[in-house]
Order: sequence, then C1' cells, then structure tokens
RNA sequence: GCAUAAUGCCUCUAGGGUUCCGGCCGUCAUGACGGUGACGGUGCUGGUCCGAGAGAGGCGCUCUCGCCCAAGCGCAAUCGCGGGCGAAGCCACGGCGGGAUAAAAGCCCGGGAGAC
Repeated sequence: GCAUAAUGCCUCUAGGGUUCCGGCCGUCAUGACGGUGACGGUGCUGGUCCGAGAGAGGCGCUCUCGCCCAAGCGCAAUCGCGGGCGAAGCCACGGCGGGAUAAAAGCCCGGGAGAC
C1' cells in the first nucleotide's frame, strides 16, 4: 500500500429490554376475609415488541462457471444478445463512545477505530 456487487429482501433464532397485555408485591377504596377497582413498584423462564456483516432457513440478484433451447437480431454453423436448469457467491478477532425507540441489545454509526 491492497477488499472481492466484500449482493438485496423476507421469516426466524442467539441475544435484548419494559411502552402495552399478563404475573408478582405494596398502598388506598369497597365495613372485615375473599373478590373487584384505582394508584405505585418489580423484568418476572409469559404474550406483544426490538433483533445479528462476522447465526439459521427461504426468495431474489450476478460483465462468475457449466449444460441446454424455438423463433429473432448481429457477417457469423461454432460465438454474443435473450430464455431454461444446475453450480458458485469465500473469509471474517473486534472495543470505548454515541444514536434511535418506552427501553435495551449481537440493532444503527460499523466488515468503522484498533488488532491479526
């Protein structure tokens, strides 16, 4: 000094918190218990919710590779454009801090800084 479309989306998971629902606790009201209601607290193996570049699956995508194809276009049977099927799309340690949302996070800044 050098980074590959370092490919997009969807569903989910590891993970994450607490707006809402549910749970639990407290106070008050209902004459007492129970029940119910209001308010406050609590993240609680729950529901909703957020959620991975370096997790999973699926669908796309590709100046990548192979095979096949009627007509057409190109001078061109072979080739290219177009279409179909299959393959390939590797690798990847990582803060502090900041940002969004109710809030937090493996979310976003970010395959960043840095390390190898």